[in-house]
This record gives sequence, C1' cells and structure tokens, in this order.
RNA sequence: CUCCUGGUAGCUCAAUUGGGAGAGCGGUGGGUUGAAGACCCAUAGGUUGUCGGUUCAAAUCCGAUCCGGGAGA
Repeated sequence: CUCCUGGUAGCUCAAUUGGGAGAGCGGUGGGUUGAAGACCCAUAGGUUGUCGGUUCAAAUCCGAUCCGGGAGA
C1' cells in the first nucleotide's frame, strides 16, 4: 500500500438477504426468605463507530473516514 472481516444496551451477541432494535447476563424496584443466594414479576438503559448519499422508508445498500482482527505485497 491492497484485499477480507468485525464495530448494535454496562458485557457477550442476534436482527434470515430495506419495513416494529431485540435476547441472555448484569442494573433497579417488588414478591419469596429469619437474612442472603436461587427462583418469580415488573422496569430502566441504544442518535446501530463517525460523516455524507440513495430510498416513501437504512443496523441492513453506496462513498469516505476512525478503531480492532486476519491475509498478501
């Protein structure tokens, strides 16, 4: 320098090929318990790395750019 791949909630990851942003763990409140853990119920938390473009509509498509991983020269 070129190519591939990943970036989504505090953490680990989904979102089946453009149409409601979600799960598990964790957090908070409640139930239960003598207390704690486990278990049950409820709940908060996201400008989908950043900027721009296409589209009625973008996490998803296109361009640029930042960061991590890999391959080649």

The RNA shown here (transfer RNA) has 73 nucleotides and comes from Bradysia coprophila. The sequence is in RNAcentral, with records from Ensembl Metazoa. The prediction has a mean pLDDT of 83. Its Rfam family is "tRNA". It is annotated as a transfer RNA.